[in-house]
Context: one part of a larger RNA
RNA sequence: GCCGACGAGUUAACGAUUGUGGCAAGCCUAAGGUCUUCAGGACUGCAGGCGAAGGGAAACCGAGGCUGAAUAGGCCGCUUAAGUCGCAGUUGUUAGACCCGAAACCACGUGAUCUACCCAUGGGCAGGAUGAACGAAACUUAACAGUUUCGGGAGGUCCGCUAGACGUGACCGUUGAAAAGGUCUGUCGUGACCUGUGGGGAGGAGUAAAAGUCUAAUCAAACGUGGAGAUAUCUGGUACUCCUCGAAAUACCUUUUGGGGUAGCCUCGUGUAAAUAGUUGAUCGGGGGUAGAGCUACUGAAUGAAGACAGGGGCCCGCAAGGCUGCCUGCUUCAAUCAAACUCCGAAUACCGAUCAAUGUUCCACGGGAGAAAGACCUGGGGGGAUAACCUCCUAGGUCAAAAGGGAAACAACCCUGAUCGCCGUCUAAGGUCCCAAAGUAUUACUUAGUUAAAGAGGAAGUUUUAUUUCUGAGACAGCCAGGAUGUUGGCUUAGAAGCAGCCACCAUUUAAAAAGUGCGUAAAAGCUUACUGGCCGAGAAGUAAAGCGCCGUAAAUGAUCGGGAAUAAGUAAUACACCGAAGACGCGGGCUUCGUAAGAAGCGGUAGAGGAGCGUAGUUAACAGCGUAGAAGAUUGACCGGAAGGACAGUUGGAGCGUUAACUAGUGCGUAUGUCGGC
Numbered sequence: 001g002c003c004g005a006c007g008a009g010u011u012a013a014c015g016a017u018u019g020u021g022g023c024a025a026g027c028c029u030a031a032g033g034u035c036u037u038c039a040g041g042a043c044u045g046c047a048g049g050c051g052a053a054g055g056g057a058a059a060c061c062g063a064g065g066c067u068g069a070a071u072a073g074g075c076c077g078c079u080u081a082a083g084u085c086g087c088a089g090u091u092g093u094u095a096g097a098c099c100c101g102a103a104a105c106c107a108c109g110u111g112a113u114c115u116a117c118c119c120a121u122g123g124g125c126a127g128g129a130u131g132a133a134c135g136a137a138a139c140u141u142a143a144c145a146g147u148u149u150c151g152g153g154a155g156g157u158c159c160g161c162u163a164g165a166c167g168u169g170a171c172c173g174u175u176g177a178a179a180a181g182g183u184c185u186g187u188c189g190u191g192a193c194c195u196g197u198g199g200g201g202a203g204g205a206g207u208a209a210a211a212g213u214c215u216a217a218u219c220a221a222a223c224g225u226g227g228a229g230a231u232a233u234c235u236g237g238u239a240c241u242c243c244u245c246g247a248a249a250u251a252c253c254u255u256u257u258g259g260g261g262u263a264g265c266c267u268c269g270u271g272u273a274a275a276u277a278g279u280u281g282a283u284c285g286g287g288g289g290u291a292g293a294g295c296u297a298c299u300g301a302a303u304g305a306a307g308a309c310a311g312g313g314g315c316c317c318g319c320a321a322g323g324c325u326g327c328c329u330g331c332u333u334c335a336a337u338c339a340a341a342c343u344c345c346g347a348a349u350a351c352c353g354a355u356c357a358a359u360g361u362u363c364c365a366c367g368g369g370a371g372a373a374a375g376a377c378c379u380g381g382g383g384g385g386a387u388a389a390c391c392u393c394c395u396a397g398g399u400c401a402a403a404a405g406g407g408a409a410a411c412a413a414c415c416c417u418g419a420u421c422g423c424c425g426u427c428u429a430a431g432g433u434c435c436c437a438a439a440g441u442a443u444u445a446c447u448u449a450g451u452u453a454a455a456g457a458g459g460a461a462g463u464u465u466u467a468u469u470u471c472u473g474a475g476a477c478a479g480c481c482a483g484g485a486u487g488u489u490g491g492c493u494u495a496g497a498a499g500c501a502g503c504c505a506c507c508a509u510u511u512a513a514a515a516a517g518u519g520c521g522u523a524a525a526a527g528c529u530u531a532c533u534g535g536c537c538g539a540g541a542a543g544u545a546a547a548g549c550g551c552c553g554u555a556a557a558u559g560a561u562c563g564g565g566a567a568u569a570a571g572u573a574a575u576a577c578a579c580c581g582a583a584g585a586c587g588c589g590g591g592c593u594u595c596g597u598a599a600g601a602a603g604c605g606g607u608a609g610a611g612g613a614g615c616g617u618a619g620u621u622a623a624c625a626g627c628g629u630a631g632a633a634g635a636u637u638g639a640c641c642g643g644a645a646g647g648a649c650a651g652u653u654g655g656a657g658c659g660u661u662a663a664c665u666a667g668u669g670c671g672u673a674u675g676u677c678g679g680c
Stems, first nucleotide, its partner, number of pairs: 001680006011095013026050003032044004054061002064076004098237002101234001105227006117200008125191001127159003130155001134151006164188003169184004203219001205215002240614006250263005265371001266369006277362001278359009292345001293343002299339003303335005309330004313325004375400010405416003420590004425586003431580003434565003440577007452567001458552002462549010479536005485509003490504003515530001519528002591604005615669001617666008626658002634653005640647002
């Protein structure tokens, strides 16, 4: 892991409520007792309980009472409409209270045969090395001291796989040979050494050369039993079927934020009133200060210009007067602005109400039962953030959640559309119609970039269309041929400055035209060229602005791509008429629910959840003068029946019990709980 079996809302008491039954202004007995066919008993038992009247603290009064001086007022009642006792369903409280699950706490005991420490009594340590104290002799000294040699044999001394103890490094082992080991290599090895046997003290206690170590493979408080089914606002699990409706992820409070309480939202029942509730539409009537807009209409913000304006500062000024000002503040005028906490103004919606129409209880009230109280994305209006986030917080709506189907290649939330069941029927939505892959043609334009099939500021004689300005048969524009001169090398400057380093001026003449010179160039000249003019040629030329579709901007890591193939349309814009396309709509047939006398009408997606109706299992009672060795249950095979849970029938096996109907009772339905046990 699979298969099988087991495995979770029970029972009691007391309430609430619904249904049903008995009796009813009443209803019921409890313990106990008697009888008995011993049961799902019968009869007693009037103690007591609930109800029929309330008010008051009470005395007490009573359809009233209390308060009060009160006949006032106020408060609670009456008028207002049956209870009670069984049974059953649902639910609450108290109990373990749907089941499993802690870590823990406490009580009483059991443990030191493991291990830590201590006590008592025994045992053990090959061999080798080093050579302390001390002693003796010799030498030496005045003497002590000293030196040498020999003896001696100390040490938490040294080497050491002696025995024994320990466990450094590496490798192996890691469902091991082993719940701590093996091999090699290491450390100690006369000591605070190792070890045998016996003994001691224990659970908030022992023991500890101290690591929170050890106290029987268990230790920041052992183990066993008990309190005990501790408690668990937490996690997991919670078992047959069909039918109807169908949520919430919000507000307030909360030692509260992953939990609760109340309301809102769901469901079931009962009830009230009507041409009058609710909802929707049309018309009409309202209040508003949002969007927008505006501001010498306020409050504030804010740019430029002007002023012979006002005040202040500075400068000129002997005083006075006056003048200047590029400085500050204010004011006036002109031009142009801004505001969530500005408003002279001011919508659309929304909201409230009236009338009419449609619908027809959807509204509301009371009562039983809930769930939910972590929401998500998209669109519009906003706050926070960076006008970031699949970000966060409000607000209005949608979808998902709890919604399948078609489209978007794939894709909860986007677009279309809401699945009662069947059909090899029809029509459509979004989206599509070259092939994959159902379905398309025609017309007119544009695009050349494979743009289509990602992108900005910015850039560019891409191309199409439109508008407009200037020049042009008195010859434009481009090209070619020719001219492009003179005073003069203008003056100055300068070594030089001659059109062309620089400064100043920029005249005049001849002309068809020609600058005191447009750009190269020279040391300076020279030279080339341009403006400008003539000729040749012969028809448009040069700008500006706007729009459409394209181009560049455009660099990433495994092999690319529009979903793919591929396409010059099968791209883009527009027009026309077709078609395809869904569980949508319609058609035909079946089922169910609600309403309805009927005909018929409306409906039947669904998580949490509410309500309704059933199937099956075990047992009990009664009936079937039921079935069964002429073969029960169970097992197994089969093409049968039913809307489901399920139910028959026949064959084989099996070998002794079993069913149907009507009721009742419950240890009553398994796939999940790292469920329990067994098998594989």

Notes: RNAcentral holds the full RNA, with entries from ENA. This is a predicted structure of a 680-nucleotide part of an RNA (large-subunit ribosomal RNA, domain II) from a Phycisphaerae bacterium. The coordinates come from a structure-prediction model, not an experiment, and the mean pLDDT is 84. It matches the Rfam family "Bacterial large subunit ribosomal RNA". Its family is annotated with ribosome and structural constituent of ribosome in the Gene Ontology. Taxonomically the source falls in Phycisphaerae (Bacteria, Pseudomonadati, Planctomycetota).